[in-house]
Order: sequence, then structure tokens, then C1' cells
RNA sequence: UAGAUAGUGUCGCCGAAAUCCGCGAUGCGUCGCGGAUACGGGGGAUCCAGGUUUCCGGGGCGAACUCUCCGCCGGGAGAGAAGGCACUUCCAAGCCUCAGCCCGUCAGCUAACCCCGCAGGCUUUUGGCAGGGCAUCG
Repeated sequence: UAGAUAGUGUCGCCGAAAUCCGCGAUGCGUCGCGGAUACGGGGGAUCCAGGUUUCCGGGGCGAACUCUCCGCCGGGAGAGAAGGCACUUCCAAGCCUCAGCCCGUCAGCUAACCCCGCAGGCUUUUGGCAGGGCAUCG
């Protein structure tokens, strides 16, 4: 000087997944456990809705759904819808996603009430009108 590996931090992105307190550990960078707040989700009356469900089972989280064509299956292609891309709405273009998991025969809405989650994965979009925010100078 260059490269590799490991850990950690910072600006940011998807996502509900952040902050604080206590105890302990520590390589002193942080980490683990517990609690609280914030955020997110589910169950659950009257009323309302529904009016026959009971294997073609049903349902939940999530943007991740529908249709057409091809294929022996697995699956593949296309279109539409939906979702994301460094302040926000809107417009235009471009790129990407269009998964996965769970409950276990059971759940419409739903006050009180009850229960659960609080992860993980990543690195680069431009333009326009408008509305904001921050910093500096006067």
C1' cells in the first nucleotide's frame, strides 16, 4: 500500500417491528433477560347482517389477487389490478415485487373484556407544479 475475514457504528430503504427503565455479561463497540410505553394484529355482546352450514371444509397475517394461453405433473408465458423505489400530495417516465407463513373443524360486524407480535432482509430514481422542513447570511 492492497486484499480477505469478523465485529460494531452512521445516512437511508422494505416492514407494525421503535424508545425508555432495571438486572446481568462484556473484547467497553455492544449483547442477553425482564418490564413499561408507542406501534401492529386476532378473538369477543346487544343491534345489524346472514338464512343453511356440516370435505368442494373454513379462517387469519401480508400488496402479493384475477383472467387468458401452454404443459404429462411440477410449472411457464402474457395481460389487468395491487405494492415499493431518500420530506409530502398529485402528474409523467423508468426499475423492481406480485411471496411466504399460520390456525386446526372453529371465528360476520362487535362495547366491555381477553390474547398475540414487537422480526428479518437490504444499498441508491429521475423530472414537473404546489405545500412544508432544516441550515447559513442580512
This is a predicted structure of a 138-nucleotide RNA (c-di-AMP riboswitch aptamer (ydaO/yuaA leader)) from an uncultured Phycisphaerales bacterium. It matches the Rfam family "c-di-AMP riboswitch aptamer (ydaO/yuaA leader)". Its family is annotated with cyclic-di-AMP binding and regulation of gene expression in the Gene Ontology. A reference for the family is Barrick et al. (2004), "New RNA motifs suggest an expanded scope for riboswitches in bacterial genetic control", Proc Natl Acad Sci U S A. Rfam's curators write: This family represents a conserved RNA structure found upstream of the ydaO and yuaA genes in Bacillus subtilis and related genes in other bacteria. The sequence was found by an Rfam model in a public genome assembly.